[in-house]
RNA sequence: GGGCCAAUAGCUCAGAGGUAGAGCGCUCGCUUCGCAUGCGAGAGGUCGUGGGUUCAAUUCCCACUUGGUCCACAA
Repeated sequence: GGGCCAAUAGCUCAGAGGUAGAGCGCUCGCUUCGCAUGCGAGAGGUCGUGGGUUCAAUUCCCACUUGGUCCACAA
C1' cells in the first nucleotide's frame, strides 16, 4: 500500500427496512437463622462518526475512524 471481516446494554452476542432483544452481570422483593441456589419484578442503548436513498434506516449505499485478519513491499 491492497483485499476481507467486525463495531448494537457493563461483558458476550442476536436482530438484516416498520422504530431494539437474549444470556451473564447489576438493583429490589420472595424463599433461608444467614449465604448460595431457585422464583418474580426492575434499571440500563444518540445501534462507532458524518452524509445519501426511503413515507420510514440498527438494517441498504458512500466516506471516515477504530479493531481483527490475509496478501504484497522493505528490513
The prediction has a mean pLDDT of 82. A computed fold for a 75-nucleotide RNA from Candidatus Woesebacteria bacterium RIFCSPHIGHO2_12_FULL_44_11, annotated as transfer RNA. RNAcentral records the identical sequence in 2 taxa. It matches the Rfam family "tRNA". Rfam's curators write: Transfer RNA (tRNA) molecules are approximately 80 nucleotides in length. Its family is annotated with triplet codon-amino acid adaptor activity in the Gene Ontology.